[in-house]
This is a predicted structure of a 109-nucleotide RNA (Glycine riboswitch aptamer) from a Sphingomonadaceae bacterium. Lineage of the source: Bacteria > Pseudomonadati > Pseudomonadota > Alphaproteobacteria > Sphingomonadaceae. The sequence was found by an Rfam model in a public genome assembly. The coordinates come from a structure-prediction model, not an experiment, and the mean pLDDT is 76.
RNA sequence: GCUGAUCGCGCGGGAGAGCUCUGGUGAUUCGUCCCCAAAGGACGAAGAACUGGGCGCCGAAGGAGCAACCGCCCCGGAAUCUCUCAGGCAAACGGACCGCGUGGGUCGA
Repeated sequence: GCUGAUCGCGCGGGAGAGCUCUGGUGAUUCGUCCCCAAAGGACGAAGAACUGGGCGCCGAAGGAGCAACCGCCCCGGAAUCUCUCAGGCAAACGGACCGCGUGGGUCGA
């Protein structure tokens, strides 16, 4: 110096599963009635947002378990497998992982 691995950052791609049922709070809008009219009140409907409960389901944030395998072989590391605590089940957000670019560090040839 080049290249590979690794870490960070940026960009792009990125799956699965109920737009489920039921309750509460509820700005706002509309209608009817009370009222001379207004204010205000009562009832009904729609409804942004927030918040409980139930059943069903998904796995690729995280977490946990087993393990091929690996190691310095006491013991430790270890998945896209398994579990589903958490998370998720229209869109959005998130998203393991992959690609490109970039930064300096480390390691290897």